[in-house]
RNA sequence: UCUUCUGUAGCUCAGUGGUUAGAGCAUGUGGCUGUUAACUACAAAGUCAAGAGUUCAAAUCUCUUCAGAAGAG
Numbered sequence: 001u002c003u004u005c006u007g008u009a010g011c012u013c014a015g016u017g018g019u020u021a022g023a024g025c026a027u028g029u030g031g032c033u034g035u036u037a038a039c040u041a042c043a044a045a046g047u048c049a050a051g052a053g054u055u056c057a058a059a060u061c062u063c064u065u066c067a068g069a070a071g072a073g
Stems, first nucleotide, its partner, number of pairs: 001072007010025004018056001027043005049065005
């Protein structure tokens, strides 16, 4: 320098055009009890990396940029 892949909750990830963006773990509150753990119910937590475009409609498609990883030279 070029090519490819990845970026979504605190962490690991799902979601490939249309229902209010979800799961597990973690966190908070309550229940359970001698107490802790375990179990259980509920809750909170998201500008979907940033910007622009296409579309009636974009996390999803296109372009640019940023960050990370792998490969080639």

Description
This is a predicted structure of a 73-nucleotide RNA (transfer RNA) from Pycnococcus provasolii. Rfam family: tRNA. The family's RNA type in Rfam is transfer RNA. The RNAcentral record of the sequence draws on ENA. NCBI's taxonomy places the organism under Eukaryota, Viridiplantae, Chlorophyta, Pseudoscourfieldiales, Pycnococcus. The coordinates come from a structure-prediction model, not an experiment, and the mean pLDDT is 81.